[in-house]
RNA sequence: GGGAGAUUGGCGCAGCGGUAGCGCAGAUGCUUUACACGCAUAAGGCCACUGGUUCGAAUCCAGUAUUUCCCA
Numbered sequence: 001g002g003g004a005g006a007u008u009g010g011c012g013c014a015g016c017g018g019u020a021g022c023g024c025a026g027a028u029g030c031u032u033u034a035c036a037c038g039c040a041u042a043a044g045g046c047c048a049c050u051g052g053u054u055c056g057a058a059u060c061c062a063g064u065a066u067u068u069c070c071c072a
Base pairs, nucleotide, nucleotide: 001071002070003069004068005067006066007065010024011023012022013021018055027041028040029039030038048064049063050062051061052060
């Protein structure tokens, strides 16, 4: 210099253009003499950023940033 991928709660990941979910962790309660396990409940996301397309974008398009890999 060229090419390809990834970016979504604290962590690990899902998510056909139509209400953003799961597991773990954390909080509260039940259970226990107590802890752990188990059960229940609620909280926590403006989906990396900026524009565009669309009635409607995490999803499609363009650019930017960070990061991983491949080629030279």
A computed fold for a 72-nucleotide RNA from a bacterium, annotated as transfer RNA. Its Rfam family is "tRNA". About the family: Transfer RNA (tRNA) molecules are approximately 80 nucleotides in length. Gene Ontology term of the family: triplet codon-amino acid adaptor activity. Its mean pLDDT, the model's own confidence on a scale to 100, is 83. The RNAcentral record of the sequence draws on ENA.